[in-house]
Context: one part of a larger RNA
């Protein structure tokens, strides 16, 4: 790719074509770090004053008017549990997800070194956690601008910034001891540089402060994760034989967490290579998987580890970690918007589109679970992940009924005209109901989460807080899913290939080297088991064949 108008189910799997991308979602999150706004439930104070009405009046004796008190509504002001979304601030964005384009290289695999190294969040242990200052954003006022933004002044906060003080370690001097021996390493002693957040929430308080906890700093060790070296180890071509000047290597400086031609400045004139260097030209290694009796061959999809890439190219900032897929700068190519002055983009994240291919899904539900971020938590986010949807693309298991049933019916085919097969096949009767429908019941995943509370353990002057145990309660995307019952009816559910010989299975017509078959042999030229049709027969079976690839 053909054919089958193919019945279910579990479970994997699904752009092998680094081309460009509409639209939406894929990294937030903390008000328990900080000001300012905005809104706000109950509250306080003024004003209002419906309606009630202690009481007096006046009369038509049940109405009318004034009224002390009570005081609903509504505004206005203060405080104000609480709420929202910018901003400044801390973490997180370097995971987690894609893709294989580059790399023939310490990229990758295995074993080793680092006396040459870094490590934010966690854990351990020791020590702190004093005392001050100047600022800006938010905002207001205002300017250019079309927009994206960008100035200008004025005003403020801090767990943002910046000096003091104070310890230790780190350096660098100077002495000594030990260890190794190449320059080193360790350890002790003196003298020189360096740190914080008085923080936030809370409970007592005699209001002086004392205390949890959760930050925070500084040393020191661990964990965990990166960072260089080196040994050996895996393509193809010699129709590629020579290559190299920072090349090899010393000395000395410079840089890097670190070692090193990593740079540089001198100096010598080295190095690598037929045990295949250079140059080409292919390729992401691997654990694995297919094959095979092995031994090998071949492949690198899904899963799991490394590595390298993020339109192309180069570059650096922030930071414990990048030279950063969804951060910035600067070229280039292409879209896009513009008031032509200028500006926006970057799907090899998940769906989807378009083109291009032999060829590869849904613009789908949820954070219920497992795992991440960020929070004291509650809890937000999470196209990681659970899940559903298409796909006979594949593996697996079912199922298209089962027994009885010879007049061996009709009826196709043959046929030596008796007869043979199709064939117990069918009809027909009794079942069952997998699976279909229909209806009822209806799960585990969920508690080791989260909330209330009760009890002990450490710890404290006690609370709060935290740690373990035990009571209740709340959480389910899938889904009214899987599963069970029960009603109903044999009803809906079989195709495809070959039938010389290799190879399991033949006959009749029809064609007459024709039209045609064929993997090899080879077959068709008038009785073709090779051709095309029919019956029959073998295989296999929700598949069968064919193609192309490997074994």
């Nucleotide at each position: 790719c053909g054919g089958u108008g193919g019945g279910g189910g579990g479970c994997a799997u699904g752009c092998c074509u680094a081309u460009a991308c509409a639209u939406g979602c894929a990294a937030g999150u903390c008000g328990a770090g900080c000001g300012a706004a905005c809104u706000u439930a109950a509250c306080u104070a003024a004003a209002u004053g419906a309606a009630u009405g202690c009481g007096g009046u006046g009369c038509u004796u049940g109405c009318a008017c004034c009224a002390a008190g009570u005081g609903a509504u509504u505004u206005u002001a203060g405080a104000g549990c609480g709420g929202u979304g910018a901003g400044c601030g801390g973490c997180g964005g370097a995971u987690g997800g894609g893709u294989g384009a580059g790399u023939a290289a310490c990229a990758c695999g295995u074993g080793g070194g680092u006396a040459a190294c870094c490590u934010g969040c966690c854990u351990c242990u020791a020590a702190g956690c004093a005392g001050g200052g100047g600022a800006u954003a938010a905002c207001a006022u205002u300017u250019g601008g079309a927009a994206a933004c960008a100035g200008a002044u004025g005003c403020u906060a801090a767990u943002a910034c910046c000096g003091u003080a104070u310890a230790a370690a780190u350096c660098c001097u100077a002495a000594a001891a030990c260890c190794a021996c190449a320059u080193g390493g360790u350890u002790u002693u003196a003298g020189g540089c360096u740190g914080a957040a008085a923080g936030g929430c809370g409970g007592c308080u005699u209001c002086g402060g004392c205390u949890g906890u959760c930050a925070c700093u500084u040393a020191g060790a661990g964990a965990u994760g990166g960072a260089c070296c080196c040994g050996c180890g895996g393509c193809g071509u010699a129709u590629u034989a020579g290559c190299u000047a920072g090349u090899u290597g010393g000395u000395g400086a410079g840089g890097u967490a670190a070692u090193g031609g990593c740079u540089c400045a001198c100096c010598a004139a080295g190095g690598c290579a037929a045990u295949g260097a250079u140059a080409c030209g292919u390729a992401g290694c691997c654990g694995a998987a297919c094959u095979g009796a092995g031994a090998g061959g071949u492949u690198g999809a899904u899963c799991g580890g490394c590595c390298a890439c993020a339109u192309u190219g180069g570059g650096a900032c922030u930071g414990a970690g990048a030279c950063a897929c969804g951060g910035c700068c600067c070229a280039a190519a292409c879209u896009c918007c513009u008031a032509c002055g200028g500006g926006a983009g970057g799907c090899a994240g998940c769906a989807g589109u378009a083109g291009g291919g032999a060829a590869u899904c849904u613009u789908c539900c949820a954070c219920a679970a497992u795992g991440g971020a960020c929070g004291c938590a509650a809890g937000u986010c999470u196209g990681a992940u659970g899940g559903a949807g298409c796909a006979a693309c594949g593996c697996c298991g079912c199922g298209u009924g089962a027994g009885u049933g010879a007049a061996g019916a009709a009826g196709g085919c043959u046929u030596u005209c008796g007869g043979g097969u199709c064939g117990u096949a069918a009809a027909a009767c009794u079942c069952u109901g997998u699976u279909g429908u229909u209806g009822a019941a209806g799960a585990a995943g969920a508690a080791c989460a989260c909330g209330u509370u009760u009890g002990a353990g450490a710890g404290u002057a006690a609370c709060u807080g935290u740690u373990c145990a035990g009571a209740c309660g709340u959480u389910g995307a899938c889904g009214g899913u899987a599963u069970u019952c029960a009603a109903c009816c044999a009803g809906a559910a079989a195709g495809c290939c070959a039938c010389g010989g290799c190879u399991a299975a033949c006959u009749a017509c029809g064609u007459g080297c024709c039209a045609g078959c064929a993997g090899c042999c080879g077959c068709g030229g008038u009785a073709a088991u090779a051709c095309g049709u029919a019956g029959g027969u073998g295989g296999c079976a929700a598949g069968c064949g064919u193609u192309a690839u490997c074994c």
RNAcentral holds the full RNA, with entries from ENA and SILVA.
Predicted 3D model of a 551-nucleotide part of an RNA (small-subunit ribosomal RNA, 5' domain) from Lacticaseibacillus pantheris.
The source organism's lineage runs through Bacteria, Bacillati, Bacilli, Lactobacillaceae and Lacticaseibacillus.